RNA sequence: GGAGGUAUAGCUCAGUGGUAGAGCAUUCAACUGCAGAUUGGGAGGUCCCUGGUUCAAAUCCGGGUGCCCCCU
Numbered sequence: 001g002g003a004g005g006u007a008u009a010g011c012u013c014a015g016u017g018g019u020a021g022a023g024c025a026u027u028c029a030a031c032u033g034c035a036g037a038u039u040g041g042g043a044g045g046u047c048c049c050u051g052g053u054u055c056a057a058a059u060c061c062g063g064g065u066g067c068c069c070c071c072u
Base pairs, nucleotide, nucleotide: 001071002070004068005067006066007065010024011023012022013021018055026042027041028040029039030038048064049063050062051061052060
């Protein structure tokens, strides 16, 4: 220098144009002598940035940035 992949909750990840989700973690309650385990509830998001397409974008397209990998 060229090609490809990836970016979503604190962490690991789903989400195939139409309400943003799960597990773990966290918090409250039940249970317990205390704790753990278990059960039930809650909180937690600018969907990396920017522009475009569309009635509607996490999702499609252009540009940028970080990370991973391949070629030279």
This is a predicted structure of a 72-nucleotide RNA (transfer RNA) from Pelobates cultripes. The sequence is in RNAcentral, with records from ENA. Rfam family: tRNA. Rfam classes the family as a transfer RNA. NCBI's taxonomy places the organism under Eukaryota, Metazoa, Chordata, Tetrapoda, Pelobates.